Predicted 3D model of a 378-nucleotide RNA (Bacterial RNase P class A) from a Deltaproteobacteria bacterium. Its mean pLDDT, the model's own confidence on a scale to 100, is 76. Its Rfam family is "Bacterial RNase P class A". Rfam classes the family as a ribozyme.
[in-house]
This record gives sequence, structure tokens and C1' cells, in this order.
RNA sequence: GAAGUCGGCCGGAUGGUCGCCGGCCCCCUUCCCAGAGGGGGGCGGGAGGAAAGUCCGAGCACCAGAGGGCGGGAUGCUGGCUAACGGCCAGGGGGGGCGACCCCACGGAAAGCGCCACAGAAAGCAGACCGCCGUUUCCCCCCGGGGAGGCGGUAAGGGUGAAACGGUGAGGUAAGAGCUCACCAGUCCGGGCGGCGACGCCCGGGGCUAGGCAAACCCCAUCCGGUGCAAGACCAAAUAGGGAGGCGUUUGAGGGCGGCCCGUCCGAAGCCUCCGGGUAGGUCGCUGGAGACGCCGGGCAACCGGCGUCCUAGAGGAAUGACCAUCGCCGGGCCAUCAGGCCCGGAACAGAACUCGGCUUACAGGCCGGCUUCGCUC
Repeated sequence: GAAGUCGGCCGGAUGGUCGCCGGCCCCCUUCCCAGAGGGGGGCGGGAGGAAAGUCCGAGCACCAGAGGGCGGGAUGCUGGCUAACGGCCAGGGGGGGCGACCCCACGGAAAGCGCCACAGAAAGCAGACCGCCGUUUCCCCCCGGGGAGGCGGUAAGGGUGAAACGGUGAGGUAAGAGCUCACCAGUCCGGGCGGCGACGCCCGGGGCUAGGCAAACCCCAUCCGGUGCAAGACCAAAUAGGGAGGCGUUUGAGGGCGGCCCGUCCGAAGCCUCCGGGUAGGUCGCUGGAGACGCCGGGCAACCGGCGUCCUAGAGGAAUGACCAUCGCCGGGCCAUCAGGCCCGGAACAGAACUCGGCUUACAGGCCGGCUUCGCUC
């Protein structure tokens, strides 16, 4: 310098003007005045790394529920972390890459049941298409043999396939074959050593063999009630209906005639008060929490502990915006010997809605660091 790999970070800055949401304070005003409504002013606050998808796990709330089983779902190497997890960390095993590093749903296929496309003779206690070997019939013949057919043996060779029933070598045989032997690989059994463990290494033995597929059915182990803040709690109109009490039906309840009395009119029956439930509406839930940041300590790490500092949106159909100036970033053009200057344009994904812990997905333009491979120079 090039190519790559892993991890972390930023997601424009400052100022001004005009707005929006909610908070506190002050002034004016109205009302049924410890308060509420309206108007004005001041002060400070106001999105994210993913606020997203709503895929997991929790808190919280209500509902349901003796206990157990069946059924269903999720997860699936080991150890640890955590409130919990299907998450994270560290390891083991397998696979890929020269490497840094990356990927794995990684229990069980000698419980059962089933599948293995195409090709191929045969796809699972296999199989004879070609080949090889034995034997037999017929034919040819230069009498050595050759050809065709039948019967049988054979999985060493060819061919098909993702996969053909361990590999290499020797013996053996008519030809062959774990048929026998040696070594190797794998599995099972027994033992030893290391490791908490997954597992690794070593020794001996057996049978020589047991193909693959379980995000197919299935078996085993562990875990799992349902619904989500429109959860839910409280306050509480008008109208209608429910309950209780009182008054009243010619001895006239009640209502209208501007407040009261008389009077008058309506009124031939209901009216008033209280209670309780619910609706509209309002308040709470609501943001101080498994919190954030810094330092120290423990741990390889995830994470945990101690101390200090800080408060950082809280609406209820949804505010967090727009414009201008300067600077910064990127792209293009012009000028300039260089340094640089001028002009034009651009800047993503997205946006809180009860709150956390994760995962996944999207993202213009950049910054920093560790490591690997290759090339060049000293």
C1' cells in the first nucleotide's frame, strides 16, 4: 500500500425569528370561590439507534383455577449470567476459509412406523446389467481353443446414483468374499488419566458393521393458565328504568302568570326527596426505574457489588416543526504554480403512546481500534 475480518462510535453544530405539546410561576377576569373556566405574560423541558416489526421473556393489572392426567405448544451439547428468556458469555463437538474469523435446531434412527426423487439390474435383514469363474448342450476349428444358449457361483472390477452394506495390503479360492490375518477408521463393552461438565487422550476385548432423513410422524427430557394500560381503580351529570319513604286524586299534589302573598288559569293524576347500578364526562394508573452516567473492586467474559452525581417527553388521535445566517460533511463546476478561493446542489432509515430485558429488520454519509493474508521498502 492492497484485499479482508471482527468490534466500538457518530447520526450535523451554534445563533436568531415564528409556531406546536405538556409543566411551574405571576397578572386580569367569570363562576356555584381551599377550587374551576377564559385571556395575557415570564421561566425552564420536549424522540431513536433503531422509538420500527410486535418475534421471544418479564414487571404490572384483571379474569379463571383443589390436585392429577389426557391433549396442545415451545425449547433441545456443557457450564455460567439473569427477575426471566427461545437472550447473552465462556467452553466442547461438527462444518467452511491459506488465515484473521464465520456458520450449526448440536437429544434419540441396534422403540415403533414410514420415506429415500431421477438414474440404475438392485435403495435396506439388498442386488447378477456388463464382467469374472465352474459346469453342461450345440456349432466352428489350423485340435491349442473360440462362439452362442442353459444351470449355478461370485459384490474383487465396470456402469448408475446424493447414497450400493467399512478402507489398504497379504493369504486364500474355480473365481471371489471379514472367509482368515495385519494395520487404519468408526461403533459398542470394560478399564486408566485429564476436565465441575460437554468431552478429550490412552489400553484391552467383541462383532466385523450398524446408510441417510426426527424445524416427518413418533419417543425422551425441561418449561408453559387466559387477556393486555381500550389492563384496571376512583369520582360522577342529563334522560330512561329499579328500590325505599313522604304528599296527593274535588278536603286539588304539582305547574304557568318576572321574586313572595292573594287571585286567576291549566291540571280528574301523579309529584317530591333519598338510595343503588350504569352511560357521557373527569381523575388516577403514567413514568424515579431490574434507571442513566462516572470511578473503584470481583470475574476470561456475560455479569455482579460498593461509592458518588443526575432526573431525562408523558400526549390521549397524538406536540417535538418551519425559515434564515454562519460553520462543518459529501458531490459537481470555475479560478489558481502551490496553499487555497468562489458558485451550485445534496444529506439516510425512521418517529415515543404502560414500562423494562433481548432478538430481528431498515439506514445517506462518516470516524476509531484490534487482527489476518499478500506485495513493496528499510